[in-house]
Description: The part of an RNA shown here (small-subunit ribosomal RNA, central domain) has 350 nucleotides and comes from an uncultured organism. The RNAcentral record of the full RNA draws on ENA and SILVA. Model confidence (mean pLDDT): 87 of 100.

Context: one part of a larger RNA
RNA sequence: CUGGGUGUCCACGGCGUGUAGGCGGCGAUGCAAGUCAGGUGUGACCGCCCAUGGCUCAACUGUGGGACUGCAUCUGACACUGAAUCUCUUGAGUACUGGAGAGGGAAGUGGAAUUCCUAGUGUAACGGUGAAAGGCGUAGAGACUAGGAGGUACACCAGUGGCGAAGGCGGCUUCCUGGACAGUAACUGACGCUGAGGCGCGAAAGCGUGGGGAGCGAACAGGAUUAGAUACCCUGGUAGUCCACGCCGUAAACGAUGGAUACUAGGUGUAGGAGGUAUCGACCCCUUCUGUGCCGGAGUUAACACAUUAAGUAUCCCACCUGGGGAAUACGACCGCAAGGUUGAAACUC
Numbered sequence: 001c002u003g004g005g006u007g008u009c010c011a012c013g014g015c016g017u018g019u020a021g022g023c024g025g026c027g028a029u030g031c032a033a034g035u036c037a038g039g040u041g042u043g044a045c046c047g048c049c050c051a052u053g054g055c056u057c058a059a060c061u062g063u064g065g066g067a068c069u070g071c072a073u074c075u076g077a078c079a080c081u082g083a084a085u086c087u088c089u090u091g092a093g094u095a096c097u098g099g100a101g102a103g104g105g106a107a108g109u110g111g112a113a114u115u116c117c118u119a120g121u122g123u124a125a126c127g128g129u130g131a132a133a134g135g136c137g138u139a140g141a142g143a144c145u146a147g148g149a150g151g152u153a154c155a156c157c158a159g160u161g162g163c164g165a166a167g168g169c170g171g172c173u174u175c176c177u178g179g180a181c182a183g184u185a186a187c188u189g190a191c192g193c194u195g196a197g198g199c200g201c202g203a204a205a206g207c208g209u210g211g212g213g214a215g216c217g218a219a220c221a222g223g224a225u226u227a228g229a230u231a232c233c234c235u236g237g238u239a240g241u242c243c244a245c246g247c248c249g250u251a252a253a254c255g256a257u258g259g260a261u262a263c264u265a266g267g268u269g270u271a272g273g274a275g276g277u278a279u280c281g282a283c284c285c286c287u288u289c290u291g292u293g294c295c296g297g298a299g300u301u302a303a304c305a306c307a308u309u310a311a312g313u314a315u316c317c318c319a320c321c322u323g324g325g326g327a328a329u330a331c332g333a334c335c336g337c338a339a340g341g342u343u344g345a346a347a348c349u350c
Base pairs, nucleotide, nucleotide: 003322004321005320006319007304008303014201015200016199017198021194022193023192025088027086028085029084031082033081034080035077036076037075038074039073040072041071042070048066049065050064051063052062053061054060091191092188093187094186095184096183097182098181103177104176105175106174107173108172109171110154115149116148117147118146119145120144121143126135162169163168206247207246208245209244210243211242215241216240220236221235222234223233258317259316260315261314262313263312266295267294268293269292270291271290272289273288274287275286276285299306300305323350324349325348332343333342334341335340
């Protein structure tokens, strides 16, 4: 490289956008680059294959033929691919109408709870555990009441509910803003799919600067436990967690399942629409589109299982795998303030 593979045994990039490239709907016309047919030239010799001859045979060797699957050129064919022109509407997009949504950003605002402060009532405990202790309290705690401060998170609703490309998103109001879906079938007329690089987004932790700091809480301290206890339990508690701006770029970033299109039994939920029947109206019922679950047949699978949301049947494009360890390493390169990240071997060994 080929082949075979990538849910769980090695293997789908964390996610998007999109460049080059690859691939690409229906009909018509001419062209003839690919493609196909025929001709001509060439494809040295040797070797190879076939036939036959010469050394007693063979190796070796002579002769003839084939082959040399290629290249060039000429003539022709036009189904497919291609390039060109014209056309179409089903793919794709636009427009209009409509309802749904924790989609994103900014500003404002609300109640509950914890903690702290002040004042009052009030007296000896409180707290904590398996049991305790350290801790806190007569300088008046804890408890109860009133007032105040500040920060964080948003109970019920809440749902294998919704939205988002993924990460993720949940009090309420306003402003700005992205997408999806249904219906109409008015417009464009293949404008599409995928996408190496590139660019952007990307939980938590971590980093820089400046704020903030209620609760929680790595590190740390003390008390227990224990043979020990650098832990589990308890009392404290600093970074951090929060905000703004800028980095980092990784996760079991998981459905451990790349994206797109078409086709292939059913049954039953649920969310958002549309239509029909019926009706005074609404529900029920039926049909249909989109999303999201469960069950299950064919088929697939080593099995488990998957099964119209495929891991089925096919096509197109990208990424990745190739025994275990060494090794998420070394070296180099690029990126980063650093931590480190990305790319990524070999010796050796089993």